The RNA shown here (transfer RNA) has 76 nucleotides and comes from a Fidelibacterota bacterium. It was read from a public genome assembly. Rfam family: tRNA. The prediction has a mean pLDDT of 81. Lineage of the source: Bacteria > Pseudomonadati > Fidelibacterota.

RNA sequence: GCCACUUUAGCUCAGUUGGUAGAGCAAUGCUUUCGUAAAGCAUAGGCCGAGGGUUCAAAUCCCUUGAGUGGCUCCA
Numbered sequence: 001g002c003c004a005c006u007u008u009a010g011c012u013c014a015g016u017u018g019g020u021a022g023a024g025c026a027a028u029g030c031u032u033u034c035g036u037a038a039a040g041c042a043u044a045g046g047c048c049g050a051g052g053g054u055u056c057a058a059a060u061c062c063c064u065u066g067a068g069u070g071g072c073u074c075c076a
Stems, first nucleotide, its partner, number of pairs: 001072007010025004019056001027043005049065005
């Protein structure tokens, strides 16, 4: 330098014809207990890496770009 893949909640990840963003764990509160843990219930948490475009409507399609992973090539 070239190619492919990944980028979504604190963490790990879903999200199929474009149509109001989800799960598990973690966090907080409550119930329960002498107390703790466990368990149950509830709540909060995201401008979908960034910028632009298409569209009535974009996490999803197109362009540019950041970061990460893997492969290939060149030089030494």